[in-house]
């Protein structure tokens, strides 16, 4: 240059073959228990799925084009 994976919630990841409202785990907030505080129950908030156009009734998913990260090659 060139090839290949990967980006989803504060962090790790999930979301089949496109399909009804994107979800879990820690973390966070509020109660329970507890002399207090962990641990452990319960609930609760928290997302422009990297960006930007396309297909399609319907898109995190699929296509082009741009970012960013990794790994490979020359």
């Nucleotide at each position: 240059c060139c090839c290949c994976a990967c980006c989803u919630a504060g962090c790790u990841c999930a979301a089949c073959u496109g399909g009804c409202u994107a979800g879990a785990g820690c973390g966070c907030g509020c109660g329970g228990c507890u002399g207090u505080a962990g641990a452990c129950c319960g609930c609760g908030a928290g997302g422009u799925u990297c960006c930007u156009g396309g297909u399609u009734c319907a898109a995190g998913u699929c296509c082009g084009g741009g970012g960013g990260u990794g790994g490979g090659g020359a």
The RNA shown here (transfer RNA) has 74 nucleotides and comes from a Nanobdellota archaeon. The RNAcentral record of the sequence draws on ENA. The coordinates come from a structure-prediction model, not an experiment, and the mean pLDDT is 80.